[in-house]
Context: one part of a larger RNA
């Protein structure tokens, strides 16, 4: 120097405290381990592996296995013959795929042949989800949005190295201030970016407002205030005051404002650490395989069940559950589609097929709420798991292994030890809605919307991650 201390002092953060909601018990998803198998393909293991790679395993995917086949090859590029190709029919198989026949000549052209595709034959070579992430690239995780990491000149030291980067203040921030043998600078930090919260200009169509109408419709006229769309602009800077502070930098109170001390949220992630993760995105060094460790097809596993764990989701109920009625949302999809209406079905859904390449039509019913009844404390009108028949839908095909209906079944469960986690405001909680992947789903994930809408924060003694300063050390 740096590492470390159950060694000091200084600060800081949902670290604790203060609150409030889970988790740890039930039952069910859904990943791991683990046993199990003919395979349960591989990969990721403390935070930082486990609803993770996979934004969607019935075949496909699929890397696994089990059987059937191919060997210049499912894909490239040379060479050489033969045939234009595309079509059509049979026999054999599970199917690849292997035989066999049949029709038929288009295009350019210098008639030599050429292009494109197709078969066949040697080699050169393809192929490899094979190893190795402890040979790499490239990405990405973490400490961590922590505030740090460094450098020119100067300076004092034999020299590693120091200084500066400490100190007195402050800040979220090595922010800024003032002093100082340092002076200046880079990265990062903040600002500039995007969204959201107010106006103001300019734009009014499919949106908005008024008339007339209608069951109802942009049917039809009128307006540019309004809301609302999107561009372009103001605005917030401690910029006024007042206290405080060192006449600083700031801090506190206050006034005006839509908003105050970073306005709220996002994206933005430094030097570097962990031989962290990836050779299964891809890319690539070396090493292996080359009638198999490459390639295709059929089935079959990746879906298994004594156990163990870890995400989550449905409860256990009256702040509630059932049944009727009423009311308000944002933010997305849609022509390989959304699909209104009407008609049939208890129902999933069938049949019609207006509109709508969408501010226009459609998804679309928001749901929690909010008026009534009706249950009255019960393993029940809780609670849905299990199972049984019976149906729809997607799809060559739902046996293994889908999603939905409906009728009947009606399990565990009565708030969960030991510990353990998320959240400081439109926040937790709760309540529906959309979206990608998708033929269809096993989405209770994930990614986004809005609805209603709490509670506490005395404070830093402890735990626990981190930053400075010191000091100890038989440690590098």
């Nucleotide at each position: 120097u740096g590492a470390u201390g159950g060694g000091g002092g200084c600060c800081c953060g949902u670290a604790c405290a203060a609150g409030c909601g889970g988790u740890g018990g039930a039952a069910c998803a859904u990943g791991c381990g683990g046993u199990u198998u003919a395979a349960u393909u591989c990969a990721a293991u403390c935070c930082a592996a486990a609803g993770c790679g996979a934004a969607g395993a019935a075949c496909c995917u699929u890397a696994c296995c089990a059987g059937g086949g191919c060997u210049u090859g499912a894909c490239a590029u040379g060479c050489c013959g033969c045939g234009a190709a595309u079509c059509c029919u049979c026999u054999u198989g599970a199917a690849a795929g292997a035989g066999a026949g049949g029709g038929g000549u288009g295009c350019c052209u210098u008639c030599g042949g050429g292009a494109a595709c197709g078969c066949g034959a040697a080699c050169a070579c393809a192929g490899g989800u094979g190893g190795u992430g402890a040979a790499u690239g490239g990405c990405u995780g973490u400490c961590g949005u922590c505030a740090c990491c460094u450098c020119g000149u100067g300076u004092a030291g034999u020299a590693a190295g120091g200084u500066g980067u400490u100190g007195c203040a402050u800040u979220a921030a090595g922010u800024u201030c003032c002093g100082c043998a340092a002076u200046g600078a880079g990265u990062g930090c903040a600002a500039c970016c995007c969204u959201c919260a107010u106006g103001u200009u300019u734009a009014g169509u499919u949106g908005c407002c008024g008339a007339c109408g209608u069951u109802g419709a942009g049917u039809u006229u009128g307006g540019a205030a309004c809301c609302c769309u999107a561009a372009a602009u103001a605005g917030a800077c401690u910029a006024c005051c007042g206290g405080u502070g060192a006449u600083a930098a700031g801090c506190c109170g206050g006034a005006g404002g839509a908003a105050g001390g970073u306005g709220a949220g996002g994206a933005u992630g430094a030097a570097g650490u962990c031989a962290a993760g990836u050779c299964a995105u891809c890319a690539u060094g070396c090493c292996c395989c080359u009638u198999a460790u490459g390639c295709u097809c059929u089935g079959g596993g990746c879906g298994a069940c004594a156990c163990a764990c870890g995400u989550g989701c449905u409860a256990c109920a009256a702040u509630g559950g059932c049944u009727g009625g009423g009311a308000c949302a944002a933010a997305g999809c849609g022509u390989c589609g959304c699909g209104a209406u009407c008609c049939c079905a208890c129902g999933a859904g069938g049949g019609u097929g207006a509109g709508c390449u969408a501010a226009c039509c459609u998804u679309a019913a928001a749901a929690a709420c909010c008026c009534a009844u009706c249950c009255u404390u019960a393993g029940u009108u809780c609670g849905g798991a299990u199972u049984g028949c019976a149906g729809g839908c997607u799809a060559c095909a739902a046996c293994u292994c889908g999603c939905c209906u409906g009728c009947a079944u009606g399990a565990a469960g009565c708030c969960g030890a030991a510990a353990u986690u998320a959240c400081u405001a439109g926040u937790a909680a709760u309540c529906a809605c959309c979206g990608g992947u998708u033929a269809g789903c096993c989405a209770u994930a994930c990614a986004g919307u809005g609805g209603u809408g709490a509670a506490u924060u005395c404070g830093u003694u402890c735990c626990u991650a981190g930053g400075g300063c010191u000091u100890g050390u038989a440690c590098a």

Small-subunit ribosomal RNA, 3' major domain from Bougainvillea glabra, 476 nucleotides, folded computationally. Rfam family: Bacterial small subunit ribosomal RNA. Its family is annotated with ribosome and structural constituent of ribosome in the Gene Ontology. RNAcentral holds the full RNA, with entries from SILVA. Model confidence (mean pLDDT): 81 of 100.